This is a predicted structure of a 72-nucleotide RNA (transfer RNA) from a Candidatus Doudnabacteria bacterium.
RNA sequence: GUGGGUUUAGCUCAAUGGUAGAGCGCCGCUCUGUGGCAGCGGAGGCUGCGGGAUCGUUCCCCGUAACCCACC
Numbered sequence: 001g002u003g004g005g006u007u008u009a010g011c012u013c014a015a016u017g018g019u020a021g022a023g024c025g026c027c028g029c030u031c032u033g034u035g036g037c038a039g040c041g042g043a044g045g046c047u048g049c050g051g052g053a054u055c056g057u058u059c060c061c062c063g064u065a066a067c068c069c070a071c072c
Stems, first nucleotide, its partner, number of pairs: 001071007010024004018055001026042005048064005
C1' cells in the first nucleotide's frame, strides 16, 4: 500500500429499521453469630467519532479513528 474483521454498561457478549438487553461485577434489602451461598430490588449506555438516506437506525450508505487478520 491492497482486501477483510471488530468497536454497544466496569468486564465478556446479545439485539428482524420501531422505547438497547443478558451473564459476571457494583450498591441496597432479606437470610446468617460474621462472611460466603441463595433470594428480591436498584444504579450504571448519547451503541468509537462525524455526516447522509429514512416518518424512524446499534442495524442501511459515506468519511474517519483505534485494534486485529491475510496479502504485498

NCBI's taxonomy places the organism under Bacteria, Bacteria candidate phyla, Candidatus Doudnaibacteriota. The sequence was found in a public genome assembly. Its Rfam family is "tRNA". It is annotated as a transfer RNA.